Source information:
This is a predicted structure of an 82-nucleotide RNA (nadA riboswitch) from an Acidobacteriota bacterium. Rfam family: nadA riboswitch. Rfam classes the family as a small RNA. On this family, see Huang et al., RNA 2020: "Structure and ligand binding of the ADP-binding domain of the NAD(+) riboswitch". The sequence was found by an Rfam model in a public genome assembly. The organism belongs to Acidobacteriota, within Bacteria.
């Protein structure tokens, strides 16, 4: 230097290590949006009713991040052949 098995090395086990793809996951963001509260405006004698803001959120969109597991490929590293 090849080739084949592989992750010994890890303050129990497991986990080399980037980078991509997939699969399930969390807790944020942005959009759209049922309800529900409050608040203004307005219309009416009053119930009430229509607008408009706010706060919470059911659920749908979108781009991305954590973490688990799988798979590639590439590098470090262990063993064995040659």
């Nucleotide at each position: 230097g090849c080739u084949u098995u592989c992750a010994a090395c890890a303050u129990c086990c497991c986990c080399g290590u980037u980078u991509c793809g997939g699969a399930a996951u969390g807790a944020a963001c942005g959009c759209a949006g049922a309800a529900a509260u409050c608040g203004g405006a307005u219309a009416g004698g009053a119930a009430u009713g229509u607008u408009c803001g706010a706060u919470u959120c059911a659920u749908g969109c979108g781009a991305g991040c954590g973490c688990u597991c799988c798979g590639a490929a590439g590098c470090u590293g262990a063993a064995a052949g040659c």